A computed fold for a 90-nucleotide RNA from Neobacillus terrae, annotated as c-di-GMP-I riboswitch aptamer. The coordinates come from a structure-prediction model, not an experiment, and the mean pLDDT is 88. It matches the Rfam family "c-di-GMP-I riboswitch aptamer". About the family: GEMM was predicted in a large-scale screen for bacterial structured RNA regulatory elements.
[in-house]
RNA sequence: GUGCGAUAAUGGCAUAACCACUGAAAUGUGGUGACGCAAAGCUAUAGGGACUACUGCUGCAUAGUGUGGUUAAGUCAGCCAGCUGCCGAA
Numbered sequence: 001g002u003g004c005g006a007u008a009a010u011g012g013c014a015u016a017a018c019c020a021c022u023g024a025a026a027u028g029u030g031g032u033g034a035c036g037c038a039a040a041g042c043u044a045u046a047g048g049g050a051c052u053a054c055u056g057c058u059g060c061a062u063a064g065u066g067u068g069g070u071u072a073a074g075u076c077a078g079c080c081a082g083c084u085g086c087c088g089a090a
Base pairs, nucleotide, nucleotide: 004088005087012037013036017032018031019030020029021028035078041083042082043081047080048079049076050075051074056070057069058068059067060066061065
C1' cells in the first nucleotide's frame, strides 16, 4: 500500500416483527428490536436491475362505475455497481 480481511482493537449500522405518523401505492420517518453487515457510509432521468401506478394513454364491460394492459424525473443502494473511509494479523 491493497481487487487482502484475523476468535485482533476502537467503534459503527440495524433485518424481520410490533406501535405511531406519512403517502394513491411502492415506500419512508420515529420508537422498541437485532437477522445480519468489513463499507449494511455516500451516490437513484443522466451505469444496470427491481418495485409501485396517483396521473396520462388504451381495451373490455357498464345505469352508476368497475376492471385489464401500458406509462416514472415516484420508490428501493441490506440487488449488482460507482465513489470515499477506520484498523493492520496472515